The RNA shown here (c-di-GMP-I-GGC riboswitch aptamer) has 80 nucleotides and comes from a Syntrophaceae bacterium. The prediction has a mean pLDDT of 86. It matches the Rfam family "c-di-GMP-I-GGC riboswitch aptamer". Rfam links the family to the GO term cyclic-di-GMP binding.

RNA sequence: AGCGAUAAAGCCAAACUUCGAGUAAUCGAAGGGCGGAAAGCCACGGGUCCCAAAUUUCUGGGAUAGCCGGGUUGCCGAAA
Numbered sequence: 001a002g003c004g005a006u007a008a009a010g011c012c013a014a015a016c017u018u019c020g021a022g023u024a025a026u027c028g029a030a031g032g033g034c035g036g037a038a039a040g041c042c043a044c045g046g047g048u049c050c051c052a053a054a055u056u057u058c059u060g061g062g063a064u065a066g067c068c069g070g071g072u073u074g075c076c077g078a079a080a
Stems, first nucleotide, its partner, number of pairs: 003077002011036002016031006034066001040072003044069003047064006
């Protein structure tokens, strides 16, 4: 560099519930634990979703990194 255990130490936290923010998608906190080897970070490309205008597919703004790709940083170390 690459790879990823029925290993070890730690880490994150889906649905759902409660409270809060937002027009909404969605987000924050607590509980919870489906899962995760980048489920750390970055909306750069594609996808999906929301809002507005528009009026039927373009435009503007937003959300999603736990949809995929890309960029960047990083824990552990069996086998091949």
Lineage of the source: Bacteria > Pseudomonadati > Thermodesulfobacteriota > Syntrophales > Syntrophaceae. It was read from a public genome assembly, where an Rfam model found it.